[in-house]
Context: one part of a larger RNA
């Protein structure tokens, strides 16, 4: 002092494994008594629109009703002179030249065909009716009120046709003016306006439950009973487990009396295992209006007899609802009124006990010397207190469909999909037993029913982390690891003569490839090859690439929805951000 290596700092150009890198309080999913848009046979209105009435709105003719009035009419059972509405007065009442009554022709109208009643004209010319007798359920003239046919007129009112103008409306003019004025056309319509009842996603405001081993589908664990769960007080969960209620019965209920049941064994006509009758055992093994448990023979179970306590009012206890306040419920005492049943003691406020339910608000029904408004003369209405009935099963009770992939907002990793973790029914490998098979021979191979494990490459399961965000299938590029080993090596059984096989054991140094169609992973298939093993690394690898599949908007198809729309169907679809800080690697330089 040269040449080299090697620790180490430092800086430089790069690469992207890492910082569950940076970008955005996740758009997927669920929550929320959030929201917005769409839609319909959700719910409530709303416009519109249609449609009866009414005002604006008037004057006439005609048909055809409706009322109500004057006038007139009409009424026949049988007896009765006879065509007797009805009730009530009633002894008169009309007529005598102002024409009773009768008779003739004529006409109208009822009509039971006997007649009745009108209206005209001639003719005669003084009496005709009623009462009284009599019939008969009523007894006539006259007179008053009604009743039923039917008619004519008045008024009053629908209502269909139809004139008219002069309200109103329209055209054109004056005239540039909606308001004024003509003329013309139309007209009491229409237009307006009230009301009345209807249609009514055009529009509007809302709703569109909860629980849930994510939601969603299911499904009711939303009210209530039993029995387990329940861990010998008391409470006590699961979409735990067996069952069961949302009634019924006037007797299946009071009360009195009286009986005793199931089931066996003897007997006994048909008659049998089994009818029905008789005798004996008989703690219930039977019954009990319905679950189950408790109970029940002194019976609560079976039968008769008389009733109606399955009634009215109060008060109190206990549950409802441990601890720990309420309400509806329900279940017990007790007291009073009035009963029933019994000689009586008693019993009896429904059923042998434990389910079988329902709030305010509307409404109806009942009660009464009640209260308290309107009104009267009396009354009579309205409300109220008290008592019942109508229902809310999401059962302590809003009046309420759906759709969003156009979508939003506020949260959640309280809760889904990916990926991890835990778990290993599923998957994959192994072992233990050997029952067989293997001409014989369990064990060369293979191994059945059964039994115990590894692993953590499949599918579940579970919600442990992540929703203020960890980029999702495949491919492609490129490391690296296992070994449970496909080839290559090296042993060792054989049902290994040899070759080739089968099977085991050691081995992971090294290989394990190309191609067809499909987005494919996988599988399939070709032709090779020594072999074309199987896997892990956030199903390795998007601040490496693609972007074909999934998985967004907008389209269209099948197929479903009344519709918005949906649909592990299918199709087509334009975007894959990011200047590298620090650790890591590369390559370089300098100390």
């Nucleotide at each position: 002092c040269c040449a080299g290596a090697g620790a180490g700092u430092u800086c430089c150009a790069g690469u992207a494994g890492g910082a569950a890198g940076u970008g955005a309080a996740g758009a997927c999913c669920c929550c929320g008594u959030a929201g917005a848009a769409c839609u319909u046979u959700a719910c409530u209105g709303u416009a519109g629109c249609c449609u009866g009435c009414a005002g604006c709105u008037g004057c006439g003719g005609u048909g055809c009703g409706a009322g109500u009035g004057u006038u007139g009419u009409c009424g026949u059972a049988u007896a009765g002179a006879g065509u007797a509405g009805g009730u009530g007065g009633g002894a008169g009442u009309c007529g005598c030249u102002u024409g009773a009554g009768g008779g003739c022709a004529c006409u109208g109208c009822c009509g039971u065909c006997a007649g009745g009643u009108u209206g005209u004209g001639c003719c005669u010319g003084a009496g005709a009716c009623a009462a009284a007798a009599g019939u008969g359920u009523a007894a006539c003239a006259c007179c008053a009120c009604c009743c039923u046919u039917c008619a004519c007129c008045a008024c009053u009112u629908g209502u269909g046709c139809u004139g008219c103008u002069a309200a109103c409306c329209g055209u054109u003019g004056g005239a540039a003016a909606a308001a004024c004025c003509a003329a013309c056309g139309g007209g009491a319509c229409a237009a307006c306006u009230g009301u009345u009842g209807g249609c009514a996603g055009a529009c509007a405001g809302u709703u569109c439950g909860g629980c849930u081993g994510g939601g969603g589908u299911g499904g009711c664990a939303c009210c209530c009973u039993g029995a387990u769960g329940a861990a010998a007080g008391g409470a006590u969960a699961u979409c735990g487990u067996c069952a069961g209620g949302g009634c019924c019965c006037a007797a299946a209920g009071g009360u009195c009396g009286g009986c005793u049941c199931a089931a066996c064994c003897c007997g006994g006509u048909c008659a049998g295992a089994a009818a029905u009758c008789g005798g004996g055992u008989g703690u219930g093994g039977a019954g009990u209006g319905c679950a189950a448990g408790g109970g029940c023979a002194u019976a609560a179970g079976c039968c008769g007899g008389c009733c109606u306590g399955a009634u009215u009012g109060g008060a109190a206890u206990c549950u409802g609802a441990c601890c720990a306040a309420g309400a509806a419920g329900g279940a017990u005492u007790c007291c009073a009124a009035g009963a029933g049943c019994g000689a009586a003691a008693g019993c009896u406020u429904g059923g042998c006990c434990u389910a079988g339910c329902g709030a305010a608000c509307c409404u109806c029904c009942g009660u009464g010397u009640c209260c308290u408004c309107c009104u009267u003369g009396a009354u009579g209405g309205g409300g109220g207190c008290c008592g019942g009935g109508g229902a809310u099963g999401a059962c302590c009770g809003a009046a309420a469909a759906g759709u969003u992939a156009c979508c939003u907002c506020g949260g959640g990793g309280a809760u889904a999909a990916c990926a991890g973790a835990g778990u290993c029914g599923u998957c994959g490998c192994g072992c233990c037993c050997g029952a067989g098979a293997g001409u014989u021979c369990a064990c060369a191979u293979c191994g059945a029913c059964g039994g115990c494990g590894c692993g953590g490459c499949u599918u579940g399961c579970u919600a442990c982390a992540u929703c203020g965000a960890c980029g999702u299938c495949g491919g492609c590029u490129c490391u690296u690891c296992c070994u449970a080993u496909c080839c290559u090596g090296g042993g060792u059984g054989u049902g290994c003569a040899g070759a080739a096989g089968c099977a085991u054991c050691c081995a992971a140094g090294g290989g394990u490839g190309a191609g067809g169609g499909a987005g494919u992973u996988c599988a399939c298939c070709u032709a090779u090859c020594a072999a074309a093993a199987g896997g892990g690394a956030u199903c390795g690898u998007u601040a490496g690439c693609u972007g074909g599949g999934u998985u967004c908007a907008c389209a269209a198809c099948g197929c479903u929805g009344u519709g918005a729309g949906g649909c592990a169907g299918u199709u087509g679809g334009u975007g894959u951000a990011c200047u590298a800080u620090c650790c890591a690697c590369u390559g370089g330089a300098a100390c």